[in-house]
Description: Transfer RNA from a Microcaldota archaeon, 74 nucleotides, folded computationally. The prediction has a mean pLDDT of 81.
This record gives sequence, C1' cells and structure tokens, in this order.
RNA sequence: GCCAAGGUAGCUCAGUUGGUUAGAGCGCCAGACUCAUAAUCUGGAGGUCGCGGGUUCGAAUCCCGCCCUUGGCA
Repeated sequence: GCCAAGGUAGCUCAGUUGGUUAGAGCGCCAGACUCAUAAUCUGGAGGUCGCGGGUUCGAAUCCCGCCCUUGGCA
C1' cells in the first nucleotide's frame, strides 16, 4: 500500500428490510433481607451509536471521506 472484519453505557455485546422507547448481562449507586458480609430481590444513574458531511418526512442502520483496532496479502 491492498483486502476483510470491527468501532453502540465503565467492560463484553445485541439491535431483523430505515420508523413506535437505543437495549441486555456484568459492574457502579441506593434500598430490602442479614448480627455483619456475601448471595438473592427491587429501584436508579450512566450513551453527541468512532469523527465529519450527504440522502430522506425520518439514519446506530443507506452513501461518501477520514481516524482507530484486529486478521490476511505484498
């Protein structure tokens, strides 16, 4: 340099052919339970969906450019 996969919450990831509320598990905070801790149960906080632009009534999703990660080829 070329090709492929990926980038969504602190971490690991889902998100169907563009539409109804951006979600799950773990973690974090609070409460319940307990002599106490853990476990368990309940509730809560936390997101410019990598960045910028475009298409569209409407974009995490489609198009273009760029950045980053992993693998392969040279």
Rfam family: tRNA. It is annotated as a transfer RNA. Rfam links the family to the GO term triplet codon-amino acid adaptor activity.